[in-house]
RNA sequence: AGGGCGGGCCACCUGGCCGCUGCCGCAUGCCGGAGACGGCGUGUGGUCGAGGAAAGUCCGGGCACCGCAGGGCAGGAUGCCAGCUAACGGCUGGGCGCGUAAGGCGACGGCACGUGCAACAGAGAGCAGACCGCCCGGUGCCGGCGGGGCUGCGGCCCCCAAGGCCCGGGUAAGGGUGAAACGGUGCGGUAAGAGCGCACCAGUGCCCGUGGCGACACGGGCAGCUGGGUAAACCCCAUCCGGUGCAAGGUCCGAUAGGGAGAAAGGGCUUGCCCGGCCCGCUACCAUCUCCGGGUUGACCGCACGAGGCGCGCGGUGACGCGCGUCCCAGAUAGAUGGCCAGGCGGGUGCGGCGCUGCGCGCCGCACCCCGACAGAACCCGGCUUAUCGGCCCACCUGCCGA
RNA sequence: GCCAAUGUAGCUCAGCGGUAGAGCAGCCGAUUCGUAAUCGGCAGGUCGUCAGUUCAAAUCUGACCAUUGGCUCCA
Numbered sequence: 001a002g003g004g005c006g007g008g009c010c011a012c013c014u015g016g017c018c019g020c021u022g023c024c025g026c027a028u029g030c031c032g033g034a035g036a037c038g039g040c041g042u043g044u045g046g047u048c049g050a051g052g053a054a055a056g057u058c059c060g061g062g063c064a065c066c067g068c069a070g071g072g073c074a075g076g077a078u079g080c081c082a083g084c085u086a087a088c089g090g091c092u093g094g095g096c097g098c099g100u101a102a103g104g105c106g107a108c109g110g111c112a113c114g115u116g117c118a119a120c121a122g123a124g125a126g127c128a129g130a131c132c133g134c135c136c137g138g139u140g141c142c143g144g145c146g147g148g149g150c151u152g153c154g155g156c157c158c159c160c161a162a163g164g165c166c167c168g169g170g171u172a173a174g175g176g177u178g179a180a181a182c183g184g185u186g187c188g189g190u191a192a193g194a195g196c197g198c199a200c201c202a203g204u205g206c207c208c209g210u211g212g213c214g215a216c217a218c219g220g221g222c223a224g225c226u227g228g229g230u231a232a233a234c235c236c237c238a239u240c241c242g243g244u245g246c247a248a249g250g251u252c253c254g255a256u257a258g259g260g261a262g263a264a265a266g267g268g269c270u271u272g273c274c275c276g277g278c279c280c281g282c283u284a285c286c287a288u289c290u291c292c293g294g295g296u297u298g299a300c301c302g303c304a305c306g307a308g309g310c311g312c313g314c315g316g317u318g319a320c321g322c323g324c325g326u327c328c329c330a331g332a333u334a335g336a337u338g339g340c341c342a343g344g345c346g347g348g349u350g351c352g353g354c355g356c357u358g359c360g361c362g363c364c365g366c367a368c369c370c371c372g373a374c375a376g377a378a379c380c381c382g383g384c385u386u387a388u389c390g391g392c393c394c395a396c397c398u399g400c401c402g403a
Numbered sequence: 404g405c406c407a408a409u410g411u412a413g414c415u416c417a418g419c420g421g422u423a424g425a426g427c428a429g430c431c432g433a434u435u436c437g438u439a440a441u442c443g444g445c446a447g448g449u450c451g452u453c454a455g456u457u458c459a460a461a462u463c464u465g466a467c468c469a470u471u472g473g474c475u476c477c478a
Base pairs, nucleotide, nucleotide: 002398003397004396006394007393008392009391010390012344013343014342015341016340017339018338020049022047023046024045025044026043027042028041029040030039031038032037051374055385056384058383059382060381061380062379063245064244065243066242070275071274072273073272075241076240077239078238079237080094081093082092083091084090095108096106097105098104109236110235114234115233116230117229131175132174133171134170135169136168137167138166140165141164142163146159147158148157149156150155183201184200185199186198187197188196202226203225204223205222206221207220208219209218210217211216249301250300251299252298259292260291261290262289263288266280267279268278269277270276294477295476308327309326310325311324312323313322314321315320345372346371347370348368349367350366351365352364353363354362355361356360404474405473406472407471408470409469410468413427414426415425416424421458429445430444431443432442433441451467452466453465454464455463
C1' cells in the first nucleotide's frame, strides 16, 4: 500500500421566515354552573416530538377476554452438545463438515420400525444385472490345414486341427448407459474371473483405554464387514404448543323498529373432532345461532415508568446476571417532526500542482451545482428477515513490492 | 391495525415431484357469392421474483413482491 474479513457508532449542521401533534402557563370571547370551577374557540409564551430498521407481520412473550385452560385424537413447530433468557425457530460458547487465512455458512436426529418414489437411457435400479467382451462344455451346423482308404485317374469315402455360427453354462476384471451400477492399488490365484486369498490404503460396525458435563476427539484390538439415494416423501424418536388478538376488553353519552324470516328437539359456548364441562330451551313473544332490516360512525380508560435508557463497579471466555448512581424519553385518530432561502460540511466527476520505491494511493487548490439514502411510530417489548447515499473508529487476514 | 387466501398462455382455470395442458380469444387454410357458425392446422409460457432440498421443482421449504377477501360498536 492493493484486496479481503468482522464489529461498533452516526444518519448532514447552523441561521432566518412560515407552519404542525401533545402537555404546561397567561390573556380574551362564548356556553354551563349558586359558586369553586369546567368545556369549546382565538391569540401569545414555554416545553417534548420517530427509527436502525418505526417496515415485512416471520417467530417468541407481556397484557386482555373466552362458564376453566381437563383427557384423548388430529394438527403445527423445533431437531449436534452445553448454556443464556420472561420466552423463542433468537443469542453465546463448543463439536463436526466446507474455506490459504481472518472469518463465514450449515433444517446438522433417524432410511439397521414399516411403507413409498426414481422419468429417460441402459443388459441390469433395489436380497441387481450377462448387451458387447473373456472363458468352459456340446453326439449341433458350417468349415476344411492335415492324414488315411478305394479307383475305371474324372473323382469318391472316412478321420480331423484352427476358425465362425448356434445351444447350455461360468465370469462383475474391461467397454458402454445413467444423477446413482455393491471399495482402491499391487501380487498371488484361476478355464476365465472375482475380497477368492494376502499386503498396503480408505471406510463401516463392534469391543477396550485416555481426555471432556456432553456433542466428540485421540489411540489400540477384532471382523473381509465393503457405501445405495431420498425423511424441505409418508413415517419413527425426543421436546414444546388451549383459543382469540388492543377492531382484545371495560365505562359513559346519544340514536333506532329488541322489526321481519329461518334453524331443531335440540341449539349454542368451550379448540378442528370425540369424551367431559357449562348456558338456554323442549312447540316458541322473550334464550342461542344464521340471514334480511334499523341506529351510530361519539367521548374516556386500556395508553406511555418499561423484561426502560445511560454511567460505574463486581462475577462470567461469552450471551448475560447482580449491585449502586442518574434520567424521564412521541402519544396522534386520517393520523403531528415539515416547507422555502442563505451559508457551511461530506461525497462524486473533471482539470492543475505536490509527495511516495510502488500495481496505484494520499494531500492541496479551482470548477461543475450533480448527489446527501432507505424510510416514517399507532398496545408494548425481545428477536429474525428485508431496504439503505454514505461517513468515522477499532481489531484481524493476505497476493504483491521494498528493507 | 389484525387475520386469511391467491399468483400457470391475452382472459378463465386444470395440473401438486419425472418432457406444462384445456376452453375462449388470435393467426393460417377449407367451406360460402360474402360473413357468421363448422372443420383442419399453427403460434403463444423465465409457471410472480430470488435462494435452498433433490439426480430432477410449476409442484417441497424459506425470504421477498403483488393482488383479493374478512374483522367496529348498539338495540
About this RNA: Predicted 3D model of RNase P RNA and transfer RNA as a complex of 478 nucleotides. Its mean pLDDT, the model's own confidence on a scale to 100, is 77.